[in-house]
Context: one part of a larger RNA
RNA sequence: CGAUGCUGAAGGAACUAGGCAAAUUGCUCGCGUAACUUCGGGAUAAGCGAGACCCUUCUCUGCGCAAGCAGGGUGGGGUGACACAAACCAGGGGGUGGCGACUGUUUAGUAAAAACACAGGGCUCUGCGAAAUCGAGAGAUGACGUAUAGGGUCUGACGCCUGCCCGGUGCCGGAAGGUUAAAGGGAGGAGUGCAAGCUCCGAACUGAAGCCCCGGUAAACGGCGGCCGUAACUAUAACGGUCCUAAGGUAGCGAAAUUCCUUGUCGGGUAAGUUCCGACCUGCACGAAUGGCGUAACGACCUCCCCACUGUCUCCAGCAUCGGCUCA
Numbered sequence: 001c002g003a004u005g006c007u008g009a010a011g012g013a014a015c016u017a018g019g020c021a022a023a024u025u026g027c028u029c030g031c032g033u034a035a036c037u038u039c040g041g042g043a044u045a046a047g048c049g050a051g052a053c054c055c056u057u058c059u060c061u062g063c064g065c066a067a068g069c070a071g072g073g074u075g076g077g078g079u080g081a082c083a084c085a086a087a088c089c090a091g092g093g094g095g096u097g098g099c100g101a102c103u104g105u106u107u108a109g110u111a112a113a114a115a116c117a118c119a120g121g122g123c124u125c126u127g128c129g130a131a132a133u134c135g136a137g138a139g140a141u142g143a144c145g146u147a148u149a150g151g152g153u154c155u156g157a158c159g160c161c162u163g164c165c166c167g168g169u170g171c172c173g174g175a176a177g178g179u180u181a182a183a184g185g186g187a188g189g190a191g192u193g194c195a196a197g198c199u200c201c202g203a204a205c206u207g208a209a210g211c212c213c214c215g216g217u218a219a220a221c222g223g224c225g226g227c228c229g230u231a232a233c234u235a236u237a238a239c240g241g242u243c244c245u246a247a248g249g250u251a252g253c254g255a256a257a258u259u260c261c262u263u264g265u266c267g268g269g270u271a272a273g274u275u276c277c278g279a280c281c282u283g284c285a286c287g288a289a290u291g292g293c294g295u296a297a298c299g300a301c302c303u304c305c306c307c308a309c310u311g312u313c314u315c316c317a318g319c320a321u322c323g324g325c326u327c328a
Stems, first nucleotide, its partner, number of pairs: 001323008010314002014312001019309001027051005036041001038157001052079005058073006080084001092307004097302002099299002104116002120155007132141003158294004163224003168221002170217005177212003183206002188201005225243005252286001253283001264280005
């Protein structure tokens, strides 16, 4: 000097990105216990008190014929210590907000999470030799199942809901029409041969799916405007005009895990707050199953605040053990 422990005056988060680490709490019994809530919870909420040993009253349980033995509870009195759940073991607590409903799962060896999964919801395919998948095939899985089943895909408990657009892309449907291959067809033509013939080229016309075309479909992929004017203060614009579009963002939410300008503005909390909470809406660039907004419970998640507590700090000190170092 380092590591691992123990202790510490006064203060008590002033430390720090952040209470990281440490400390506090810890058991049992009695009392007591809020908002909120899906009425189950929240809850060991929070908070308060008691606890050893000796004598004794009353009482209970088991065993026993009984005497009694063993164990528990209750009231009264007393004794000792700094300390009685005497060691070990053994929740710190509360409040607000975000995300995810929850228990689970995950990057074996830098990530445990808000990611994945999930019950629940939707769309779609599949009538059974099913669809789908593996295999060249036989065959196999699906399934010794049969639409309350199986596959694919999206969403993700629950509550309230899920608006408009089918122009593009996709999918589904459509006995017409257009286009369209091989094939059929063979008008007509060419080469050659004395000829019969042989060998070629070949127009109409007939000819699928597909595409074009006509419809449907958004919990399919996706999309959801601009400019100008207007009210008797001002400001603003319920209102009007115009251009464009397939349609111009509804409800709800909103400086948000989304807000550039931005430390927006106002309020709260602090002596002082780029964070936090509540509002406002000027949404650079929220928005409805790539789900929207809420939500009790839950979380080694993230953010902010408070109480308790402390060597995190003001500001370091001592002790113990081990290692380093120096000397031998």
Molecule: large-subunit ribosomal RNA, domain IV
Organism: Siccirubricoccus deserti